[in-house]
Context: one part of a larger RNA
Molecule: large-subunit ribosomal RNA, domain IV
Organism: Dolichospermum sp.
RNA sequence: CUCUCUCUAAGGAACUCGGCAAAAUGGCCCCGUAACUUCGGAAGAAGGGGUGCCCACUGGAUAAGUGGGUCGCAGUGAAGAGAUCCAAGCGACUGUUUACCAAAAACACAGGUCUCCGCUAACUCGUAAGAGGACGUAUGGGGGCUGACGCCUGCCCAGUGCCGGAAGGUUAAGGAAGCUGGUCAGCGAAAGUAAAGCUGGCGACCGAAGCCCCGGUGAACGGCGGCCGUAACUAUAACGGUCCUAAGGUAGCGAAAUUCCUUGUCGGGUAAGUUCCGACCCGCACGAAAGGCGUAACGAUUUGGAUGGUGUCUCAGAGAGAGACUCG
Numbered sequence: 001c002u003c004u005c006u007c008u009a010a011g012g013a014a015c016u017c018g019g020c021a022a023a024a025u026g027g028c029c030c031c032g033u034a035a036c037u038u039c040g041g042a043a044g045a046a047g048g049g050g051u052g053c054c055c056a057c058u059g060g061a062u063a064a065g066u067g068g069g070u071c072g073c074a075g076u077g078a079a080g081a082g083a084u085c086c087a088a089g090c091g092a093c094u095g096u097u098u099a100c101c102a103a104a105a106a107c108a109c110a111g112g113u114c115u116c117c118g119c120u121a122a123c124u125c126g127u128a129a130g131a132g133g134a135c136g137u138a139u140g141g142g143g144g145c146u147g148a149c150g151c152c153u154g155c156c157c158a159g160u161g162c163c164g165g166a167a168g169g170u171u172a173a174g175g176a177a178g179c180u181g182g183u184c185a186g187c188g189a190a191a192g193u194a195a196a197g198c199u200g201g202c203g204a205c206c207g208a209a210g211c212c213c214c215g216g217u218g219a220a221c222g223g224c225g226g227c228c229g230u231a232a233c234u235a236u237a238a239c240g241g242u243c244c245u246a247a248g249g250u251a252g253c254g255a256a257a258u259u260c261c262u263u264g265u266c267g268g269g270u271a272a273g274u275u276c277c278g279a280c281c282c283g284c285a286c287g288a289a290a291g292g293c294g295u296a297a298c299g300a301u302u303u304g305g306a307u308g309g310u311g312u313c314u315c316a317g318a319g320a321g322a323g324a325c326u327c328g
Stems, first nucleotide, its partner, number of pairs: 001323008010314002014312001027051005036041001038148001052070007071075001083307007090299002095107002111146007123132003149294004154224003159221002161217005168212003174206002178202006186193002225243005252286001253283001264280005
């Protein structure tokens, strides 16, 4: 010097990205216990007091209690055994997860909703046979989204998707009137012409779904404006004009896990606060089941604050053990 421990004056987070680590709390009995709340909880809230041994009494009692006495610095005498509170974000919750850098706000979840499926079900695996679904039958099964609960979930169907419709347009295989070529019996002196058959080409017309078309549909994919003016200080604009659109963002929330400018502005907390909390709204670029806003309880979650306690620190010191090092 390194590691694992023990103790420390005064101070007590001044350390640090951050109280990381350590210290502290701790069992049992009694008293006492707030906001909030889904009335279950919150709660071991918080905060106090007691705790050994001996004698007597009450008592069935070596339980519990009452009174008295007694020892120690210390009585759950060693060991093991919650720190607590306030506020906010996210996720309701118990669960699950990256075996070996992530345990979470991610996944799941009960609940909600849309959609498909009438049973030889839909759907999935398989070339098939067959199997699962299910020895189930719509209070069932498959798929998508959302994610307890409370209050709610606005506008747009122009595009895309899906569903419905069948009048018209378009349209395949196939069919097909007709037209035309090759071949050759016959005819012809030749040029040529040419029936039937066989074989090529074209083909009016008939011809389903689909598409076009007509409607519907957003807890389907998705989308949810711009410019100019205006009130008797100023400022602002309830109001008006105009352009575009399928329709121009409703409620609620908002510098937010979302805010660039930005350490926005004001207030609170601090002696001092880029974080935090409460407001404001100018939302670069929130917004309603890719749900919106709240929410008791819960969380090895994230953020800010406080009390207690502390070698984290001011600032180091001493000690124990194990190494390293030196000598042997």